A computed fold for a 131-nucleotide RNA from a soil metagenome, annotated as c-di-AMP riboswitch aptamer (ydaO/yuaA leader).

């Protein structure tokens, strides 16, 4: 100067520093209609992070599932140069991790919480049309 992401701005207290508040932005719970009635084969929520084949491991006699690792895909998501959005080509990448604890569909009103974290770039720079 910029990406991913809600995770940014402001005021207040404070020796330092724990804390608070408010506005934008994000996420859970939460009637009536409606929707499902299928609960251990537990369910659930955040997130783009699903799903399929194949090896190999662990458990049992064997197999199947269910975990664990890997490869190859693939729902799906991100970026491409600097306002910002939309398509459609073309590169490049992710395609995860954690969380509630038997418990939850939507869902006005009313309620509870989160504003993290990781990474690029500094002469480098993907075209087209359109708003």
């Nucleotide at each position: 100067c910029g990406c991913c992401g809600a995770a940014u701005c402001g005021c207040c207290a404070c020796a330092a520093g724990a804390g608070g508040c408010g506005a934008a932005c994000c996420g859970g719970g939460g009637a009536a209609c409606c929707a499902c009635c299928u609960u251990u084969u537990g369910g659930g929520g955040u997130g783009a992070g699903u799903c399929u084949g194949c090896c190999g491991g662990u458990c049992a006699g064997c197999a199947c599932u269910c975990c664990c690792g890997g490869c190859a895909g693939u729902a799906g998501g991100g970026c491409g140069u600097c306002u910002u959005c939309u398509u459609c080509c073309c590169g490049c990448c992710c395609g995860a991790a954690c969380c509630c604890g038997u418990c939850a569909g939507c869902u006005a009103a009313c309620u509870c919480g989160g504003u993290a974290g990781g990474c690029g770039g500094u002469u480098g720079a993907g075209g087209a049309a359109g708003a």
The sequence is in RNAcentral, with records from MGnify. Its Rfam family is "c-di-AMP riboswitch aptamer (ydaO/yuaA leader)". Its family is annotated with regulation of gene expression and cyclic-di-AMP binding in the Gene Ontology. About the family: This family represents a conserved RNA structure found upstream of the ydaO and yuaA genes in Bacillus subtilis and related genes in other bacteria.